The part of an RNA shown here (large-subunit ribosomal RNA, domain I) has 506 nucleotides and comes from a Pyrinomonadaceae bacterium. The prediction has a mean pLDDT of 87. Its Rfam family is "Bacterial large subunit ribosomal RNA". Gene Ontology terms of the family: structural constituent of ribosome and ribosome. The organism belongs to Pyrinomonadaceae, within Bacteria.
Context: one part of a larger RNA
């Protein structure tokens, strides 16, 4: 050098462990903003930094409520000064303050800064000045009246927000094993609204000669009928079973009656939500560094869900069943109560550049096809309930419903947020990118792209003191501790890989 053995080094798998994620359910909330939001700069504590917090009254101020011994936010001690049973700190409601920049609004601008006018002032300093739409004053051209236009007041908007929802413009990648019709898809993506739900909706609707009775949303009919370079692929309806159920008004006039229902207020028993309150029972022994284990004898139980405590605790803690709470805010909300409404009769009315039609598109499962229906960009264009529209070209029969105006709760869809539970979901190369100063560090003009990183110990008891060494790392006694081969490069501590000592071999 090899090889075995023991023994270190380096490494950081492995096991175990969870501060953080994921994925759900059940309630709740479903919005904030010129009263200045969302999101940020800069401040702010006796003491340097970074989150938190707050905002020149700056880890805070004031009332009220709960609470009942420590306290002066976390990393993260110390020291300093201090607060508290004349009840602090903490926990809830309301309230005050709340620098600047952001819609940002008084002009500008290279956000977080610079520069004005006007009014008022106790001279510190406070207030208002943006656009734009409504409304009313009031002025007012060419131009008589009038208008446009100014100008002041008063109301209202803007901007932010995860995903649901409506509308508008509206792709390609990609399958057709190429490729245009066609698909992807009316999807992504961009715009406009608007709501806790949103659209829909009360048959000019199906159905078939029987009869159903708005909307939506599931299940089945059905991958049918069908449509389609009849490729690829698109794909229903009748009808059946559930969910949930609610009908209304305007286009109108007169008697007539006179206040049901109902609608919108006021008021609120009461309930819930935002802090809390009580709340049952155990000892010995034995091992051990420690009992919650062993082993003996008990006890609670409307509570043996669950976390913690030196090992595994119903009975040590904190809770758990259970029962019980608000001054003050917010939601729901029975009973009263104020306005306002019913109905009956008569006549009347019964929605027009509308329905249809050509011609060009779209939408309809439906690609012009025999192609019905639906919108509608051009042209055009009835009828009047003795009407009129639908029943898949089109006609007559017969059925069947009344367009061209408006409203309507619930079944239904989502989750960027709270509360509480849960999981044959993860367990630090996993699961959020991100358990940690994380959307940090870093990278990039930028838009943007973006890590890695947990674990001493029950407890710091975190090694006083001595030696070696540069007043070093770093180690060697000593002492802590069950353990220091648990020593802060700290649980375990694989393997590669580097020693080292003994052995054998060459």
């Nucleotide at each position: 050098c090899g090889c075995a053995u023991a023994u270190g080094g380096c490494g950081g798998a492995u096991g175990c462990c969870u501060u953080g994620g994921c994925g759900g359910c059940a309630c709740a909330a479903g919005g904030c903003g010129a009263u200045g939001a969302a999101g940020g700069a800069c401040g702010u504590u006796g003491u340097a930094g970074c989150c938190u917090g707050c905002g020149a009254u700056a880890a805070g101020c004031c009332a009220c409520g709960g609470g009942g011994a420590g306290c002066u936010g976390g990393c993260a001690a110390a020291c300093a000064a201090g607060c508290u049973u004349c009840g602090a700190u903490c926990c809830g409601u309301g309230g005050a303050u709340u620098u600047c920049c952001g819609a940002a609004u008084g002009g500008g601008g290279c956000a977080a800064c610079c520069c004005a006018g006007a009014g008022c002032u106790u001279c510190g300093g406070c207030u208002c000045u943006a656009u734009c739409c409504c409304a009313c004053a009031c002025u007012g051209a060419a131009u008589a009246c009038a208008u446009a236009g100014g100008u002041g007041u008063g109301g209202g908007a803007a901007g932010c927000g995860a995903a649901c929802c409506c509308g508008g413009u509206g792709a390609a990648u990609u399958g057709a094993a190429a490729c245009a019709u066609c698909u992807c898809a009316g999807u992504a993506a961009c715009c406009g609204g608007a709501g806790g739900a949103a659209a829909a909706g009360a048959c000019a609707u199906c159905a078939a000669c029987c009869g159903a009775g708005a909307u939506u949303c599931c299940c089945c009919u059905a991958g049918u009928a069908g449509u389609g370079g009849c490729g690829a692929g698109c794909g229903a309806a009748c009808g059946g079973g559930g969910a949930c159920c609610a009908g209304c008004c305007c286009a109108g006039u007169u008697g007539g009656g006179g206040u049901a229902a109902g609608u919108c207020g006021a008021c609120g028993a009461g309930a819930g939500u935002u802090a809390g309150u009580g709340g049952a029972a155990c000892a010995g022994u034995c091992u051990g560094g420690a009992a919650a284990g062993u082993c003996u004898g008990g006890c609670c139980g409307u509570a043996g869900c669950g976390g913690g405590u030196g090992a595994u605790a119903g009975c040590c803690c904190c809770g758990u069943a259970c029962a019980c709470g608000a001054a003050a805010a917010c939601u729901c909300a029975a009973a009263u109560u104020g306005a306002u409404g019913a109905c009956c009769a008569a006549c009347g009315a019964a929605g027009a550049g509308u329905a249809g039609g050509a011609c060009g598109g779209g939408a309809c499962a439906c690609g012009u096809g025999a192609a019905a229906u639906c919108c509608u960009g051009u042209c055009u264009g009835a009828a009047c309930a003795u009407g009129g529209g639908g029943g898949g070209a089109c006609c007559a029969u017969c059925c069947u419903c009344c367009a061209a105006g408006g409203c309507u709760a619930a079944a239904u869809a989502c989750u960027c947020u709270g509360u509480g539970c849960c999981g044959a979901c993860c367990g630090a190369u996993a699961g959020u990118g991100a358990a940690c100063a994380a959307g940090u560090a870093c990278c990039g003009u930028g838009a943007g792209g973006g890590a890695a990183a947990g674990g001493c110990g029950a407890a710091a008891a975190g090694a006083a003191c001595c030696c070696c060494g540069g007043u070093g790392a770093g180690g060697g006694g000593a002492g802590u501790g069950a353990a220091a081969u648990a020593g802060a490069a700290c649980c375990u501590g694989a393997a590669a890989c580097c020693g080292u000592a003994u052995g054998c071999g060459u």